[in-house]
RNA sequence: CAGGUUGGCUGGGCGAUCGCGUUGGCUGCCCGCGGGCAGCUGCCGAGGAAAGUCCGGGCUCCGCAGGGCAGGGUGGUGGGUAACGCCCACUCGGGGAGACCCGCAGGCAAGUGCCACAGAAAACAGACCGCCAGGGCCGCUCGCGCGGCGCCUGGUAAGGGUGAAACGGCGGUGUAAGAGACCACCAGUGUCCCGGGUGACCGGGACAGCUAGGUAAACCCCACCCGGAGCAAGGCCAGACAGGGCACGUUCGAGGGCCGCCCGCCCGAGUGCCCGGGUAGGCCGCUUGAGGGCACCGGCAACGGUGCUCCUAGAUGGAUGAUCGCUACCCUGCACGGGGAAACCGGUGCAGGUGACAGAACCCGGCUCACAGGCCAACCUGUCCC
RNA sequence: GCCCCCGUAGCUCAGGGGAUAGAGCACGGCUCUCCUAAAGCCGGUGUCGUUGGUUCGAAUCCAAUCGGGGGCA
Repeated sequence: CAGGUUGGCUGGGCGAUCGCGUUGGCUGCCCGCGGGCAGCUGCCGAGGAAAGUCCGGGCUCCGCAGGGCAGGGUGGUGGGUAACGCCCACUCGGGGAGACCCGCAGGCAAGUGCCACAGAAAACAGACCGCCAGGGCCGCUCGCGCGGCGCCUGGUAAGGGUGAAACGGCGGUGUAAGAGACCACCAGUGUCCCGGGUGACCGGGACAGCUAGGUAAACCCCACCCGGAGCAAGGCCAGACAGGGCACGUUCGAGGGCCGCCCGCCCGAGUGCCCGGGUAGGCCGCUUGAGGGCACCGGCAACGGUGCUCCUAGAUGGAUGAUCGCUACCCUGCACGGGGAAACCGGUGCAGGUGACAGAACCCGGCUCACAGGCCAACCUGUCCC
Repeated sequence: GCCCCCGUAGCUCAGGGGAUAGAGCACGGCUCUCCUAAAGCCGGUGUCGUUGGUUCGAAUCCAAUCGGGGGCA
């Protein structure tokens, strides 16, 4: 210098005019005396994702007794946390030359299911070709015997062929031919022992010929977790209206609650459905919180502790906008000039251009997706140049 | 704001691990007719919304994402 990997930060600044929302102050008007409306003025007024709504919690209500079933979720180990499917560290497996990256990573040597086509056979295997033995038939030969076959019976999983996948691999012994049938080595698995580690797991040894196909993002099994609904939760105030029909029921219990079901418990005199009518208001919840920044301490880290310090959206048809000026950064072109041995790298001036993704609505912690451009740090590699 | 459902041919829908993915309507060609319609025969039509994964194999299973629709005071 180039190419790359990882982590983090940023998402323009200042000012003027007009406008909008919350709120404080002043003035004026109005009434039912507590407010309403209007004007002027001061402070404040979107994000890193406010988004998707994919997870987790706070908060609120369901009258929070309880047990079981169903259902859902998670899935290496240890830790962090209010909690999590998140984060950190490690283990194992895979990828890369490397920095580093990826993993829905328990169990198919519990049970059941599935494995199309092809192939002889697809799961307590299987004989199509081949190989071998016995028989049969044919040919040659004086004979012993030799050779052959669209033949029969049996053995054989070493070879061929099919397939994504064919029941450990290679060599030897053995055999009629063969085969873990047996042997050495190698790979895997299981049991036991020793050592290290909190643990997943790692290293070593002995034994067992044990060789077990894949699939659980198939049913299922195992371990752990989960009550339901959601601020349109929920509470208070004010206001409006017109009832009617059907069904069930009052201790022989309709209906309701424990928001899936059952048991069990509790409430219980009205309840459910349909038609018709009315309202379409205000206030609380509502923003200071598992909050941010800095320093020190503990920890590899996520994170935790202590101290100091900082804080200003709360709308309800939903405000945060528009125009202009100066300027920073970036890109392009031109001119000038500098450093260096070179590859190449900066500087000054002028002109032009561009600036994304997107927008609070009860509040937090995550994940994921979108995003013009800029900045910082650590690390890896070296074709070319020195 | 919260919750639920659906994306397969031009349109409406089947298909829920096994290969060239189907049906009806529509469309194109031919026959019939002077011509058209109807009728008859034949035919094509597809990144299964997108991306990644599991699997020998994905429209189907899983995850993320995009688009559309509906409900709730």
Molecule: RNase P RNA; transfer RNA
Organism: Arthrobacter mangrovi